Source information
A computed fold for a 379-nucleotide RNA from a Thermoanaerobaculia bacterium, annotated as Bacterial RNase P class A. It is recorded under the gene name rnpB. Its Rfam family is "Bacterial RNase P class A". About the family: Ribonuclease P (RNase P) is a ubiquitous endoribonuclease, found in archaea, bacteria and eukarya as well as chloroplasts and mitochondria. The source organism's lineage runs through Bacteria, Pseudomonadati, Acidobacteriota and Thermoanaerobaculia.

RNA sequence: GGAGCAGACCGGAAGAUCGCGGUGUCGCGAGACAUCGAGGAAAGUCCGAACUCUCACGGGCAGCAGGCUGGCUAACGGCCAGGCGCGGUGACGCGACGGAAAGUGCAACAGAAAACAAACCGCCAAACGUUCGCAAGAACGCGGUAAGGGUGAAACGGUGCGGUAAGAGCGCACCGCGUCGCACGCGAGUGUCGACGGCACGGCAAACCCCCUGCGGAGCAAGACCAAAUAGGGACGCAAUGGACUCGCCCGUGUCCGCUCGAGUGUCCGGGUAGGUUGCUUGACCGGCGCGGUAACGCGUUCGGCAGAUGAAUGAUCUUCGCCUCGUCGGCGCAAGCAGGCGGGGAGACAAAAUUCGGCUUACAGGUCCGCUCCACGC
Repeated sequence: GGAGCAGACCGGAAGAUCGCGGUGUCGCGAGACAUCGAGGAAAGUCCGAACUCUCACGGGCAGCAGGCUGGCUAACGGCCAGGCGCGGUGACGCGACGGAAAGUGCAACAGAAAACAAACCGCCAAACGUUCGCAAGAACGCGGUAAGGGUGAAACGGUGCGGUAAGAGCGCACCGCGUCGCACGCGAGUGUCGACGGCACGGCAAACCCCCUGCGGAGCAAGACCAAAUAGGGACGCAAUGGACUCGCCCGUGUCCGCUCGAGUGUCCGGGUAGGUUGCUUGACCGGCGCGGUAACGCGUUCGGCAGAUGAAUGAUCUUCGCCUCGUCGGCGCAAGCAGGCGGGGAGACAAAAUUCGGCUUACAGGUCCGCUCCACGC
């Protein structure tokens, strides 16, 4: 200098004018003054909780979710540290990463054969049989062979030597694999260690399933309180007492019927609606500092910060500075270049609280800082 990896952070600043919302003070009121007023993701609403109502003795089935180990946490599908596997020269990244020697099942196409293996091509002709031949031998049959070719995502360990008719863990050495022991580690696991086993146990559980763990439902439009107008409901008083006076009948009102009531008016009570208040913003909160811990995180602290709208406030304009770019001017320097004055032009992303908190995921113009890796060059 180039190419990368990983992490943290900023997301314009100041002023003026006008405007919006909360709170406080003053004011009878209109209003005035003071003060505060979005984000790193406020987003998606994907997880986990707090809180509220409802359900609930307890347990189980079904269903859903999670699944290497240790730790952190109120909790989590989150985070930290580690193991193993895969990818990368590397910094580092990614991983639904329990069980396939409980059971059931699946494997398209291709291929001879796809799971207690298989003979298409190839290789062999030792044994047995037939034929030919004087014989050596040859051909064929019965066969042998998984070393080679070919198919496939996958073909029942690899290399070498021996062995054999040709072959084959058939035998042996090394590598791999499995079991046990030993050593190290809390553990997942690791080992250049030792013994045993010729290899027995192919893949898929993001197929059913088995094992372990967790889970009742709805959500601040939760929930609580106050409470009109109008129309229903109830109690009491007054007036009246349908056809004519008790029963029955008829009429009417409410009603599907049974049945009830006889409609008026006044007062009171009660439920719900509109509307209002509350929940509501100081809490497992966020940060600084100190201590402990590799870290996540924990403990301490006389330190700092924290908006509450409800058709929903947090805005608009201008000026200066900052950023990018162009032109010009002189200065320093051998040069590359460096710092600067003046003038013109331009850009400013993603997105905006709605009960609160911890995470995850996704979006983002432009820019800053720290650490690390690889390559090339110089000293």